[in-house]
RNA sequence: CCCGCAGGCCAUCUUAUCGCUUCCCGGUCCCGAUAACUAUCGGGAUCCGGGGAGAGGAAAGUCCGGACACCACAGCGCAGCGUAGCGGGUAACACCCGCCCCCCGGCUUACCGGGAGAGGACAAGUGCAACAGAAAGGAUGUACAGGUAAUGCUGUAGUGAAAUCAGGUAAACUCUACGCGGUGCAACGCCAUGUAUACCGGCAUUUAAGGGUUGCGCGCCCGAUCCCGAUAACUAUCGGGGUGCCGGAGGGUAGGCGGUUAGAGAUCCCGGGUAACCGGUAUCCCAGAUAAAUGAUAAGACUCGACAGAAUCCGGCUUACAGGCCUGCUUUUUUU
Numbered sequence: 001c002c003c004g005c006a007g008g009c010c011a012u013c014u015u016a017u018c019g020c021u022u023c024c025c026g027g028u029c030c031c032g033a034u035a036a037c038u039a040u041c042g043g044g045a046u047c048c049g050g051g052g053a054g055a056g057g058a059a060a061g062u063c064c065g066g067a068c069a070c071c072a073c074a075g076c077g078c079a080g081c082g083u084a085g086c087g088g089g090u091a092a093c094a095c096c097c098g099c100c101c102c103c104c105g106g107c108u109u110a111c112c113g114g115g116a117g118a119g120g121a122c123a124a125g126u127g128c129a130a131c132a133g134a135a136a137g138g139a140u141g142u143a144c145a146g147g148u149a150a151u152g153c154u155g156u157a158g159u160g161a162a163a164u165c166a167g168g169u170a171a172a173c174u175c176u177a178c179g180c181g182g183u184g185c186a187a188c189g190c191c192a193u194g195u196a197u198a199c200c201g202g203c204a205u206u207u208a209a210g211g212g213u214u215g216c217g218c219g220c221c222c223g224a225u226c227c228c229g230a231u232a233a234c235u236a237u238c239g240g241g242g243u244g245c246c247g248g249a250g251g252g253u254a255g256g257c258g259g260u261u262a263g264a265g266a267u268c269c270c271g272g273g274u275a276a277c278c279g280g281u282a283u284c285c286c287a288g289a290u291a292a293a294u295g296a297u298a299a300g301a302c303u304c305g306a307c308a309g310a311a312u313c314c315g316g317c318u319u320a321c322a323g324g325c326c327u328g329c330u331u332u333u334u335u336u
Stems, first nucleotide, its partner, number of pairs: 004329007012301007020054008028045007056307001060318002063316005068184004075218004080180005085099005100119001101117001103115002105112002120175002125173002127169002142157005188258004199248007210222004226241006265284003269280004
C1' cells in the first nucleotide's frame, strides 16, 4: 500500500418565489357572562399579520421487554410459554458488557489476536442417520485366523462418518432446574344523538339461573330475595303477573372531546468503572395527523442521491440499504 473483518457517523446540499400541517403571540369580527359610558373573563372564525417547529436509522418486521389504561379476592393445580457456564448493567428483557469454556482461522508447540456460539441432561424414555456394506442397534456374521462339546466364543480385514449391550444427535421429541396474570390507544374515559319500554323460545326467582377471573378445573366474587289465584290443608303442587339471565329474529346509532407527546428525553463537559453503564453541573424543547401534513417551480453545487413515510410512547433484536467519511485489527507485498 492492497484485500478482508469489526465498530461509528452522514445519508443529497444552497438560494429565491409560491404552497401544506401544527403551536404560540397580536389584531379584527361574532356569541355569552359580569360590570355599567366602556372594561374584564370564557368560547368561536375556511379571517388578517408576525414568529417557532415539521418523518427514520431503520419510521420496516410485529419478534421480545416495559410505561400507561382497564379487568381480576390479585389464589391453587393442569396445560401453555420462556430461560439455561459465572458475574455485572438496566425500569425490564430472549437485550448489552466482562471473564471462563467450546468451535473456526492464523501462527507453530501451546502462542496470537480476529470471528462465531441457542454454552443443563443421551445410563429416564422414545426417535433419526442416504449410499456402501453380510448386517446400522439388544441389529447381526462376508473373508481369513485362533478356540470350543457346541454357539460370532475371540481377533484381524473389508464397507462406511459410525460395526458387535457402541458412539453421534436434544433451535430432535423429551427430561431437569428456575421463572411467567390477561387484554391492548381500535386500551380507556367523558359528552351528545337515536331506536322498539315491542316479539319468540328456554332457565331461574335463594337448596339460585347466569356472569366475571386466559384455555380447563377448583376456589373466590357479583347476582333478581316479589305479588295474586286455585288445589291441597302445618309442608307442598300448578297457573298468571312482575323481576333476573341465556339465546333467536328484528330495529337504531356509529358524531364530538380527551388520551396526544416534557420524556426511564437530548447535547457538551467533569468524575467513577476493564466495559456495558452510573452520578453531577450547564444548556435545549426538537411532528402530533385522524383518510391522514413538508410539495411545486427556477438557478446552481457534486458524493449524481440507496433502503424507504411517524399514527400511544420508550428500550432492544432481526431484516433492507447506492455512495461518502472516520477509527481499530488481521493477513500479504515492498522498503528501512
The prediction has a mean pLDDT of 75.
Bacterial RNase P class A from Sinomicrobium pectinilyticum, 336 nucleotides, folded computationally.
It was read from a public genome assembly, where an Rfam model found it.
Rfam family: Bacterial RNase P class A. About the family: Ribonuclease P (RNase P) is a ubiquitous endoribonuclease, found in archaea, bacteria and eukarya as well as chloroplasts and mitochondria.